[in-house]
RNA sequence: UCCGAGGUAGCUCAAUGGCAGAGCAACUGGCUGUUAACCAGUAGGUUGCGGGUUCGAGUCCCGCCCUCGGAG
Numbered sequence: 001u002c003c004g005a006g007g008u009a010g011c012u013c014a015a016u017g018g019c020a021g022a023g024c025a026a027c028u029g030g031c032u033g034u035u036a037a038c039c040a041g042u043a044g045g046u047u048g049c050g051g052g053u054u055c056g057a058g059u060c061c062c063g064c065c066c067u068c069g070g071a072g
Stems, first nucleotide, its partner, number of pairs: 001071007010024004018055001026042005048064005
């Protein structure tokens, strides 16, 4: 330098162009001799950044940044 994959909650990951979710973690409550476990609930997001298309973009298009793999 070129090709490919990826970037979404603290972490691991979902999401046909149509309300951004799950598990774990955190917090609150229940349960109990206490802790753990278990049960219920709550909070947590500029979907890497900037543009474009569209009535509508996490998703499609363009540029850039970062990570991983491959080629040279």

Background: The RNA shown here (transfer RNA) has 72 nucleotides and comes from a Candidatus Peregrinibacteria bacterium. The coordinates come from a structure-prediction model, not an experiment, and the mean pLDDT is 82.